RNA sequence: GCCCAUGUGGCUCAGUGGUAGAGCACACCCUUGGUAAGGGUGAGGUCGAGAGUUCGAUUCUCUCCAUGGGCA
Repeated sequence: GCCCAUGUGGCUCAGUGGUAGAGCACACCCUUGGUAAGGGUGAGGUCGAGAGUUCGAUUCUCUCCAUGGGCA
């Protein structure tokens, strides 16, 4: 330098053109003599950045950024 993949709550990951989810973690409550385990409720994300297509983009297209991999 060229090519490919990935980027979504604190962490690990789903998701699909139509109001963004799970597990773990966190806060409060219930249960217990207490701890652990278990149960309930809740908070937390403008989906890496910008532009385009569309009535509508996390999803499709382009550019850039970051990370990983391959070739030279």
The RNA shown here (transfer RNA) has 72 nucleotides and comes from a Bdellovibrionales bacterium. Its mean pLDDT, the model's own confidence on a scale to 100, is 80. The sequence was found in a public genome assembly. Lineage of the source: Bacteria > Pseudomonadati > Bdellovibrionota > Bdellovibrionia > Bdellovibrionales.